A computed fold for a 72-nucleotide RNA from a Paludibacteraceae bacterium, annotated as transfer RNA. NCBI's taxonomy places the organism under Bacteria, Pseudomonadati, Bacteroidia, Bacteroidales, Paludibacteraceae. Rfam family: tRNA.

RNA sequence: CGCGGGAUGGAGCAGUGGUAGCUUGCCGGGGUUACAGCCCGGAGGUCGCAGGUUCAACUCCUGCUCCCGCAA
Numbered sequence: 001c002g003c004g005g006g007a008u009g010g011a012g013c014a015g016u017g018g019u020a021g022c023u024u025g026c027c028g029g030g031g032u033u034a035c036a037g038c039c040c041g042g043a044g045g046u047c048g049c050a051g052g053u054u055c056a057a058c059u060c061c062u063g064c065u066c067c068c069g070c071a072a
Stems, first nucleotide, its partner, number of pairs: 002070006010024004018055001026042005048064005
């Protein structure tokens, strides 16, 4: 240099054009003599960056950055 995969709340991951979700963690409440489990609620994301297509983009197209792998 060539090819493929990946980047989404603190962490791990979904989401194949129409309101960004799940688990866990964190905070508050309930509950308990108390703690844990359990139940309820909440905060936390400008979806890696920049453009393009579209009425509408996490999603499609192009370039770039970073990570993993394959081949040489």
It was read from a public genome assembly.